[in-house]
This record gives sequence, C1' cells and structure tokens, in this order.
RNA sequence: GACGUCAGACGGCCUAAACCGUUCACCGAAACGGUGCGGGGGAUCCACAGAGGCGGUGGUCGCCUCAGGGGCGCAUCCGGGUUCACACCCGGUAGAGGACUUCCAACCUCGAGCCCGUCAGCUAACCCCGUCGGCCCUUGGAAGGAACAC
Repeated sequence: GACGUCAGACGGCCUAAACCGUUCACCGAAACGGUGCGGGGGAUCCACAGAGGCGGUGGUCGCCUCAGGGGCGCAUCCGGGUUCACACCCGGUAGAGGACUUCCAACCUCGAGCCCGUCAGCUAACCCCGUCGGCCCUUGGAAGGAACAC
C1' cells in the first nucleotide's frame, strides 16, 4: 500500500414502521404510557341481492343442492414448458422502487409473502390492532426548493 473478514459510529434508502416519557442512583434491556404515522371492524342513506329446484307471495321469504368469502401489501393478470396432479421453469403484464420534490426521456431492479376462518359493501359515533424487517439502489434535461461558502 492492496485485498478479505468481523464489529461499531456517522450519513442515507425501501417500508406505516419514528420520536418522547415512566418503572430507577446511572447505562442497557424489558414492560408500560403518550404523540405521530399506518391498518381493520362498525348505523342511517346508498349499493348489492350467485345458479338451479320446490313452496308461498305485494315487496320478497323459507327449504334443498352446487359454488365460499375477506384482509395486509407495489406484488395483479395472461401465455407456454413440464407433471397423473401439485410443485417447478420460461416469457410477458397491471402495478412499484431507483436516495430534495415534480415533469419529460432512457436505463436498471421488483412484480413476493403472510393472515382471518364460513364471517365483515360503504359507514358518523364508537371499538380493536401495528409501529417490524431489509438495504447502501442510475443518469440526462427543465422548473422549484434547500444547504454550504463568501
């Protein structure tokens, strides 16, 4: 001097996922509380009323058979290969990210996973829940903003 590994600090990115306080003589952890941010349930009104059969009937109700339905998230849908099928593989695609914001252009990447359990449309009041985890990601032009220096 170079390379590799491990750990820490600072700065930043994706995401709702951050900050403050208490328990305590101090730090940390944990538990709890608050704020901020995010999500779900939940009236009137409005919307909706699966298909078939039977009975009744003003609206529509009851029974039977078949098919379930919903939430978080950008992550949905289509085609092909392979397989008894599933899994798996390939190519697209709605959508999403690329580090001040917006617009335009090009390029790169993602396009997952999990949960409820027959049940939930919207929804005021009201009720409930989360605040994890993973990373160091490309430029050009225009406009705006911010910071630093002087």
Record summary:
This is a predicted structure of a 150-nucleotide RNA (c-di-AMP riboswitch aptamer (ydaO/yuaA leader)) from a Vicinamibacterales bacterium. The prediction has a mean pLDDT of 79.